[in-house]
Two RNAs folded together computationally: RNase P RNA and transfer RNA, 415 nucleotides in total. The coordinates come from a structure-prediction model, not an experiment, and the mean pLDDT is 78. It holds a member of the Rfam family "Bacterial RNase P class A". Its family is annotated with ribonuclease P activity, tRNA processing and dimeric ribonuclease P complex in the Gene Ontology. It is annotated as a ribozyme.
RNA sequence: GGAGUGGGCCGGGCGAUCGCCCCAAUUCGGGGAGGAAAGUCCGGGCUCCAUAGGGCGGGGUGGCCGCUAACGGCGGCGCGGAGCGAUCCGCGGAAAGUGGCACAGAAAAAAUACCGCCCGCCAUGGGUAAGGGUGAAAAGGCGGGGUAAGAGCCCACCGGCGCGCGAGUAAUCGCACGCACAUGUCAAACCCCACCCGGAGCAAGACCAAAUAGGAGGAAGAGCUGCCCGCUCGCCAAUCCUCGGGUAUGGUCGCUUGAGCCGGCGGGUAAUCGCCGGCCUAGAGGAAUGAUCGCCACCCGCAAGGGUACAGAACCCGGCUUAUAGGCUCACUCCAGCC
RNA sequence: UCCCCGGUAGCUCAGUCGGUAGAGCGGACGGCUGUUAACCGUCAUGUCGCUGGUUCGAAUCCGGCCCGGGGAGCCA
Numbered sequence: 001g002g003a004g005u006g007g008g009c010c011g012g013g014c015g016a017u018c019g020c021c022c023c024a025a026u027u028c029g030g031g032g033a034g035g036a037a038a039g040u041c042c043g044g045g046c047u048c049c050a051u052a053g054g055g056c057g058g059g060g061u062g063g064c065c066g067c068u069a070a071c072g073g074c075g076g077c078g079c080g081g082a083g084c085g086a087u088c089c090g091c092g093g094a095a096a097g098u099g100g101c102a103c104a105g106a107a108a109a110a111a112u113a114c115c116g117c118c119c120g121c122c123a124u125g126g127g128u129a130a131g132g133g134u135g136a137a138a139a140g141g142c143g144g145g146g147u148a149a150g151a152g153c154c155c156a157c158c159g160g161c162g163c164g165c166g167a168g169u170a171a172u173c174g175c176a177c178g179c180a181c182a183u184g185u186c187a188a189a190c191c192c193c194a195c196c197c198g199g200a201g202c203a204a205g206a207c208c209a210a211a212u213a214g215g216a217g218g219a220a221g222a223g224c225u226g227c228c229c230g231c232u233c234g235c236c237a238a239u240c241c242u243c244g245g246g247u248a249u250g251g252u253c254g255c256u257u258g259a260g261c262c263g264g265c266g267g268g269u270a271a272u273c274g275c276c277g278g279c280c281u282a283g284a285g286g287a288a289u290g291a292u293c294g295c296c297a298c299c300c301g302c303a304a305g306g307g308u309a310c311a312g313a314a315c316c317c318g319g320c321u322u323a324u325a326g327g328c329u330c331a332c333u334c335c336a337g338c339c
Numbered sequence: 340u341c342c343c344c345g346g347u348a349g350c351u352c353a354g355u356c357g358g359u360a361g362a363g364c365g366g367a368c369g370g371c372u373g374u375u376a377a378c379c380g381u382c383a384u385g386u387c388g389c390u391g392g393u394u395c396g397a398a399u400c401c402g403g404c405c406c407g408g409g410g411a412g413c414c415a
Base pairs, nucleotide, nucleotide: 001335002334003333004332005331006330007329008328009327010326012296013295014294015293016292017291018290020032021031022030023029034310038321039320041319042318043317044316045315046201047200048199049198053229054228055227056226058197059196060195061194062193063077064076065075066074067073078091079090080089081088082087092192093191097190098189099186100185101184114132115131116128117127118126119125140158141157143155144154145153159181160179161178162177164175165174166173167172205253206252207251208250215243216242217241218240219239221233222232223231224230245414246413260279261278262277263276264275265274266273267272297308298307299306300305340411341410342409343408344407345406346405349364350363351362352361358395366382367381368380369379370378388404389403390402391401392400
C1' cells in the first nucleotide's frame, strides 16, 4: 500500500425569535423521542381471575457449563463443516415404535440378481454386490491375501460399536482391549427423552360522577379461556347471555424512581455481580416534541439555490429481528514492497 | 394500544400428515349462423405475497419481512 474478518460509537452543531405538551408557579424557571420509540417474535414485572391448585391434553426449548427476574438472549467451552487465515455456520434420540422415500431403478431396507463375472448335468439351474447402469440416497473405505468368480471370507490401516482405565463439573477427549461389524435417510413427519410453561391483558384493574326505559327476554348454572377433578360465587338474581337504551372516548388513579443512568474501585477468562459516590432524564391522553432566521459541517449543483439516512414515545423493562445517507474508531488476518 | 384472520390464473375460490397446481367465470382462435348471443372444439394462462432455511424435492414444514381485513370502550 492492497484485500479482508470481527466489535464499539456518532447519526448534524451553536445561537436568536415565535409557538406546542408537562411540572413548578402566576415575576423569574425546569424538562420534552430513538438506536431502533418499529415488527409484536420471545421473556419478565404489574393487574384481575383461587396466596394459581392436581391430572390429561396442548405449546415451547434442545451439544455442555454458566449468567440472569426470565428468555428461543448472552458468555465460555466441546464436536462437526467452510475458509490459507482472522473468522463464520451447524448441534438431543433413526438397533423404542409407526410412517414417508415420487420418477428412475433388479432392488429404497433383515431386500434383491437387470447387464456383467464364475460354475454347470447347458434347463426356465446355482454362486457372486468386485465392475456397469438407475437414483438425492444402493448395504463401511482403501490395499493385500484368498477364490471357479467373488465377498470382512481372512489380514493391516482408517472408520464404527461395546467395554475398561485416565483427564474434565459436563459436553467431550486420550489410551488400552474386544467385536467383522447388514440394520440407509427424513424427527423444521408422528413420536421418544430431558427441561420449562395456569389464563387474560393498562380497552388489565380501582375509585367517583352524570344521564335513561336504573328496561325487556332467557339460563340453572356461571367463573378460573380445551376436558375432568377441585375451589369460589349463585339458585332471593347482586352472576352470565341476547336485545334495547344512555354517554361520547366524563373525571381521578394505575403513570413513570426504575432488574434506572453516569463515574470509580473490587471479584470473575467472560457474560455478569458486589460496594461507594453523584444524578432525576417526556408522561400527554387521539396525542406536544415544531417553524423561521444567522453562522458552521457534509452532500447535490457551473451558479442561483436545494437538501440532512431510517424513522417517531402511548403501562414499564430485558432481548431478538428488520430499516438506516454519511462518518469515526478499536482489535485481528492474508498478500506485496521497503528498512 | 392489544387480540385474531387472510394473501394461489384477469376475477371468485379449491388444493396443507411434502411428489412438481386445478375448477367456474372471463380472454384468444376456429366451427355453427345472414349477423350477434347461446352452444361446440382447441389454446394460453401462475416468481402460489416476498425472502432465507429443512428436505433428494416446499403452495404445503420452520424463521424473518410486506400487504389487506376483522374484533375489544364505559354505565354494566